The RNA shown here (TPP riboswitch aptamer (THI element)) has 86 nucleotides and comes from a pig gut metagenome. It matches the Rfam family "TPP riboswitch aptamer (THI element)". Rfam describes the family as follows. Vitamin B(1) in its active form thiamin pyrophosphate (TPP) is an essential coenzyme that is synthesised by coupling of pyrimidine and thiazole moieties in bacteria. Of the family's consensus pairs, 96% are formed in the model.
[in-house]
RNA sequence: AUGCUAGGGGUGCUGAUUAGCUGAGAGAUGCACUGCAUCGACCCUCAUUACUUGAACCGGGUAAUACCGGCGUAAGGAAGCGUUUU
Numbered sequence: 001a002u003g004c005u006a007g008g009g010g011u012g013c014u015g016a017u018u019a020g021c022u023g024a025g026a027g028a029u030g031c032a033c034u035g036c037a038u039c040g041a042c043c044c045u046c047a048u049u050a051c052u053u054g055a056a057c058c059g060g061g062u063a064a065u066a067c068c069g070g071c072g073u074a075a076g077g078a079a080g081c082g083u084u085u086u
Stems, first nucleotide, its partner, number of pairs: 001083005006045004012021003027039005051076003057070004
């Protein structure tokens, strides 16, 4: 670096709403009654690239947003085997 198996994770905003924005991903179904589960895709698995907390945070920008940056070498966070290369 890559393969297999197993596991972890998020699913937002909206002025025109059969649509638009950012992104790897914001999807489908069901039950509840506004939260949860299953599956698909995507990302991640010892970690300074998943994601969560801080956070109804701070600065900037936008129609608006968990949009960009800070916070952040922060704290937490899910592994085994094989192959190849150095």